[in-house]
RNA sequence: GGUCCGGUGGUCUAGGGGUAUGAUACCUCCUUGACGUGGAGGGGAUCACGAGUUCAAAUCUCGUCCGGACCA
Numbered sequence: 001g002g003u004c005c006g007g008u009g010g011u012c013u014a015g016g017g018g019u020a021u022g023a024u025a026c027c028u029c030c031u032u033g034a035c036g037u038g039g040a041g042g043g044g045a046u047c048a049c050g051a052g053u054u055c056a057a058a059u060c061u062c063g064u065c066c067g068g069a070c071c072a
Stems, first nucleotide, its partner, number of pairs: 001071007010024003018055001026042005048064005
């Protein structure tokens, strides 16, 4: 330098046009003599950045940045 894959709550992750899923962590309550485990509930992501297409973009297109794999 080229090709391909990826970037989504604190962390990991699903979702590939119609306002985002689950786990874990955190907070509250229940349970316990207490802690832990377990159960119920709650808050938290303008989806890396910019532009385009569209009635509508995390999703499609282009560019940039970052990470990874392969080739040279």
Molecule: transfer RNA
Organism: Methanobrevibacter sp. 87.7